[in-house]
RNA sequence: GGACAAUUAGCUCAGUUGGUUAGAGCGCACGAUUCACAUUCGUGAGGUCACAAGUUCGAGUCUUGUAUUGUCCACAA
Numbered sequence: 001g002g003a004c005a006a007u008u009a010g011c012u013c014a015g016u017u018g019g020u021u022a023g024a025g026c027g028c029a030c031g032a033u034u035c036a037c038a039u040u041c042g043u044g045a046g047g048u049c050a051c052a053a054g055u056u057c058g059a060g061u062c063u064u065g066u067a068u069u070g071u072c073c074a075c076a077a
Stems, first nucleotide, its partner, number of pairs: 001073007010026004019057001028044005050066005
């Protein structure tokens, strides 16, 4: 330098042909249970869907650019 893939909650990840309020597990907070802890159960908080632009009545989803990460290829040393 080139190709491909990924980016959604603190972490790991879903998200169907673009359409009703953006979700799960773990973790966190509170409550119940316990003498207490753990376990279990219930409730709750937590998101500019990496950033920017475009298309559309409507974008996490489609298009373009940028950034970061990973894999492979090439070049040089």